The RNA shown here (SAM riboswitch aptamer (S box leader)) has 127 nucleotides and comes from Hominimerdicola alba.
RNAcentral holds the sequence, with entries from Ribocentre.
The coordinates come from a structure-prediction model, not an experiment, and the mean pLDDT is 81.
The organism belongs to Hominimerdicola, within Bacteria.
RNA sequence: GCCUUAUCAAGAGUGGUGGAGGAAUCAGGUCCUGUGAAGCCCGGCAACCUGUUAUAGUGCGUGCGGUAGUUACCGUUCGUAUCUUGUCAAGGUGCCAAAUCCUGCGGUUAUUUCCGGAAGAUGAGGA
Repeated sequence: GCCUUAUCAAGAGUGGUGGAGGAAUCAGGUCCUGUGAAGCCCGGCAACCUGUUAUAGUGCGUGCGGUAGUUACCGUUCGUAUCUUGUCAAGGUGCCAAAUCCUGCGGUUAUUUCCGGAAGAUGAGGA
C1' cells in the first nucleotide's frame, strides 16, 4: 500500500520546550495562531483490542430439593463461556479548537444538525 468490518455531533492543560505557521490532500469558504502555530516532553481524555473484576443477566454443565410422573417444569448450590451488561485503566493502539471545521458527487423545493455516496481518520481482523 490492498481487502473486510465497526466507529467518527461526547471527552481531554492558564504546564515545559520550541519559534511560524496550522486546520489530511487539491479547490472554494470559514477559522486558529507572537495573548505563541506545527513538532517534541510532561499531563490528560476515551474505552477499540488484550487483561482485571462482578450479590449482575443469559446459555450450557452439575449436585440437591419440590411438583407432576418418564423426561419435563420450578427453586437453589457450584462450575463454565468466542455470549450480554457493567467495572478497572495494567498492557497494545488512538486521540486532546471548531461535526472528519463546512462544501465539492447523487437525491430532495431547500439547508454549516435532511438522506446517501466518495475521500479521509482510528481500531480490530485478513491476504